[in-house]
Molecule: transfer RNA
Organism: Candidatus Iainarchaeum sp.
RNA sequence: GGGACUGUGGUGUAGCCUGGUAGCAUCGCACCUUCGGGGGGUGCAGACCCGAGUUCGAUUCUCGGCAGCCCCA
Repeated sequence: GGGACUGUGGUGUAGCCUGGUAGCAUCGCACCUUCGGGGGGUGCAGACCCGAGUUCGAUUCUCGGCAGCCCCA
C1' cells in the first nucleotide's frame, strides 16, 4: 500500500440480511426473605464508534472516516 471481518450499557452479547417501542446475562442501587450473612425473589438505573446521505422514520441501507483484528504485498 491492497483486501476481508468486527464496533450495541461497567463487562459479555441478541437484534441488522427483510428499516418502525433496543432484549438477555452479569455487575450496581433499593426493597422483601434471614437473628445476621450467603443464597433466592421483586423493582429501578445504565448502551447502538463518528459524520454525511437516502427515507415519513436509520442500531439496521449507502458513502466517507476512526478504532480493533486477520490475510496479502